[in-house]
Formats: sequence, C1' cells, structure tokens
RNA sequence: CCCGCGUAGUUCAAAGGAAGAAUGCCUGGUUACGAACCAGGGGAUGGGGGUUCGACUCCCUCCGCGGGUG
Repeated sequence: CCCGCGUAGUUCAAAGGAAGAAUGCCUGGUUACGAACCAGGGGAUGGGGGUUCGACUCCCUCCGCGGGUG
C1' cells in the first nucleotide's frame, strides 16, 4: 500500500422496510435430588459522520483482527 472481516457470553443468519436461530444464562414445571425433557424470560449490529422516507446492509473516516504485496 491492497483485500477481507467486526451482529447476544459463544458459534452463525438477516444484504435497504427496522435483527433471528442454536448453545449458554435466569425463572417455573417435571424428579426423592440432579441430569435430560417441557414452558416462559432477559440479552447484540465496533466508534463517529454522511446518503435515504427508512441503514446490520450503501459511502467516508477512525479503531481492532486476519490475509496479501513491496
């Protein structure tokens, strides 16, 4: 200098119409008690700015991570 990535505690979706799953966590049920199982609940778009009626999504910049070139 170039390319890619950054979403829930973790692993991943959503690719302009406002974020969902698995697992984990909490509560209840079940059980003699746990595990498993069943029901319910809380939890996230790296920071800032711009475009748009509307941004996880498009643009700019910064931060972090990975890869490539010299």